The RNA shown here (transfer RNA) has 72 nucleotides and comes from an Elusimicrobiota bacterium. Its Rfam family is "tRNA". The family's RNA type in Rfam is transfer RNA. Model confidence (mean pLDDT): 83 of 100. It was read from a public genome assembly. Taxonomically the source falls in Elusimicrobiota (Bacteria, Pseudomonadati).
[in-house]
RNA sequence: UCCCCGGUAGCUCAAUGGUGGAGCAGAGAGCUGUUAACUCUAAGGUUGCUGGUUCGAGCCCAGCCCGGGGAG
Numbered sequence: 001u002c003c004c005c006g007g008u009a010g011c012u013c014a015a016u017g018g019u020g021g022a023g024c025a026g027a028g029a030g031c032u033g034u035u036a037a038c039u040c041u042a043a044g045g046u047u048g049c050u051g052g053u054u055c056g057a058g059c060c061c062a063g064c065c066c067g068g069g070g071a072g
Base pairs, nucleotide, nucleotide: 001071002070003069004068005067006066007065010024011023012022013021018055027041028040029039030038048064049063050062051061052060
């Protein structure tokens, strides 16, 4: 320098162009003499950044940034 894959909640990962979810962690409540375990509830997101396409973008396109792999 070029090619491929990835970047979404605190962490690990989902989501066919049409209201972005789950598990774990954390918070509150229940249960218990207490803790743990278990059960329930709610919260938590400028979807890496900037533009473009579209009635509508996490998804499609371009550039850039970061991580991983490969070629030279």